[in-house]
Context: one part of a larger RNA
RNA sequence: CUCUCGCUAAGGAACUCGGCAAAAUGGUCUCGUAACUUCGGAAGAAGAGAUGCCCUAGUAGGGUUCACGCCUGAAUGGGCCUCAGUGACCAGACUCUUGCAACUGUUUAACAAAAACACAGGUCUCUGCAAACCCGUAAGGGGAAGUAUAGGGGCCGAUACCUGCCCAGUGCUGGAACGUUAAGAGGAGGACUGAGAUUAUAUCAGGGUCUGAAUCGAAGCGCCAGUGAACGGCGGCCGUAACUAUAACGGUCCUAAGGUAGCGAAAUUCCUUGUCGGGUAAGUUCCGACCCGCACGAAAGGUAUAAUGACAGGAGUGCUGUCUCGGCGAGAGACUCG
Numbered sequence: 001c002u003c004u005c006g007c008u009a010a011g012g013a014a015c016u017c018g019g020c021a022a023a024a025u026g027g028u029c030u031c032g033u034a035a036c037u038u039c040g041g042a043a044g045a046a047g048a049g050a051u052g053c054c055c056u057a058g059u060a061g062g063g064u065u066c067a068c069g070c071c072u073g074a075a076u077g078g079g080c081c082u083c084a085g086u087g088a089c090c091a092g093a094c095u096c097u098u099g100c101a102a103c104u105g106u107u108u109a110a111c112a113a114a115a116a117c118a119c120a121g122g123u124c125u126c127u128g129c130a131a132a133c134c135c136g137u138a139a140g141g142g143g144a145a146g147u148a149u150a151g152g153g154g155c156c157g158a159u160a161c162c163u164g165c166c167c168a169g170u171g172c173u174g175g176a177a178c179g180u181u182a183a184g185a186g187g188a189g190g191a192c193u194g195a196g197a198u199u200a201u202a203u204c205a206g207g208g209u210c211u212g213a214a215u216c217g218a219a220g221c222g223c224c225a226g227u228g229a230a231c232g233g234c235g236g237c238c239g240u241a242a243c244u245a246u247a248a249c250g251g252u253c254c255u256a257a258g259g260u261a262g263c264g265a266a267a268u269u270c271c272u273u274g275u276c277g278g279g280u281a282a283g284u285u286c287c288g289a290c291c292c293g294c295a296c297g298a299a300a301g302g303u304a305u306a307a308u309g310a311c312a313g314g315a316g317u318g319c320u321g322u323c324u325c326g327g328c329g330a331g332a333g334a335c336u337c338g
Stems, first nucleotide, its partner, number of pairs: 001333008010324002014322001019319001027051005036041001038158001052080004061072004081085001093317007100309002105117002121156007133142003159304004164234003169231002171227005178222003184216002189211005196204003235253005262296001263293001274290005
């Protein structure tokens, strides 16, 4: 010097990204216990006191028993000793406030345990049973020895209050008049051939081979509707009130419709350490407001929310070698010799 421990004057977070680590609290009994709340909780809230041994006493009381008895077992009062009585060991620190997630759970075996996943619950959609859907080329199997209070899929995610406007685009569902449209049906017309006919050059009938127009012809698409807890979207400019400022109001352009309630410098705010208030002597963090929302917003849910959390931020009390700032001690290494 390194590791693991013990103690430390005065101060007590001044340390540090941050009280990380350590210290502190700690059992049991009695008293006592706030906001808030879904009335269950919060709660061991917080906070305070007691604690050994001897006698009272194995008594009062309780349990059991037909009974004898057995088991359990105080209070009260008095006394004894120590610095110290849950005498060692084992054994919550607590409070205030905010965000997120309701909760208990689950997860990156071996750097992430979380605000991520799941969840009860909500809603949309498909499915009438040989179900939809999934696995398999198939047979067959799962779904299900179930039957719409069932099963599959999507999204949201307890609860409370709610969930606005847009169907123009895309999707889905419904419609079937018209347009478009495949194979196929159809066969006008055309080409070649020409045993046969004929005027014997050539042109042709029937036949054969090939080609092939009109017309008929489904779904789909076009078209017409519906549909947002479907994919998604939810404006600009100008003017105006008897101080100023602002604009309830008006004009105009565009749109399918122009963001409602609620929330808002937010896990979202660039400018930004916004401005004001609180807390500090001093606060880019924090809390409460404001609203000028670069670029919140309603099931990719909005806003609240008791309880819960090895979650994240802020403040305090207690406590301490985290620090001022070090020091001393113990054990194990390192080092030297063997």
This is a predicted structure of a 338-nucleotide part of an RNA (large-subunit ribosomal RNA, domain IV) from a marine sediment metagenome. Model confidence (mean pLDDT): 87 of 100. The full RNA is in RNAcentral, with records from MGnify. Its Rfam family is "Bacterial large subunit ribosomal RNA". Its family is annotated with structural constituent of ribosome and ribosome in the Gene Ontology.